Predicted 3D model of an 81-nucleotide RNA (c-di-GMP-I riboswitch aptamer). Rfam family: c-di-GMP-I riboswitch aptamer. From the family's description: GEMM was predicted in a large-scale screen for bacterial structured RNA regulatory elements. The model forms 95% of the base pairs in the Rfam consensus.

[in-house]
RNA sequence: CGCGAUAAAGGGCUUCCCGUCCGCGAGGGCGGUCCGCAAAGCUGUGGGACUGGGGCUUCCCCAGUUAGCCAGGCUGCCGAA
Numbered sequence: 001c002g003c004g005a006u007a008a009a010g011g012g013c014u015u016c017c018c019g020u021c022c023g024c025g026a027g028g029g030c031g032g033u034c035c036g037c038a039a040a041g042c043u044g045u046g047g048g049a050c051u052g053g054g055g056c057u058u059c060c061c062c063a064g065u066u067a068g069c070c071a072g073g074c075u076g077c078c079g080a081a
Base pairs, nucleotide, nucleotide: 012037013036017032018031019030020029021028022027035068041074042073043072045071046070047069048066049065050064051063052062053061054060055059
């Protein structure tokens, strides 16, 4: 000097739940809350789970939800010993 990893620092997000609005529903938006998170930032590519509908109905198909279920892809703050 470069790379990397933690601590620390500055910060960030926000679980359950409550209020309200949207949705057939899973669930989502906004506000409060703050269990937690080093990617709990983004992304529906693969799997899982869940919802609605259909069928030849121990299963299969279509549409959808879930990124804080897991994996993958993209991006990112600080950086001692």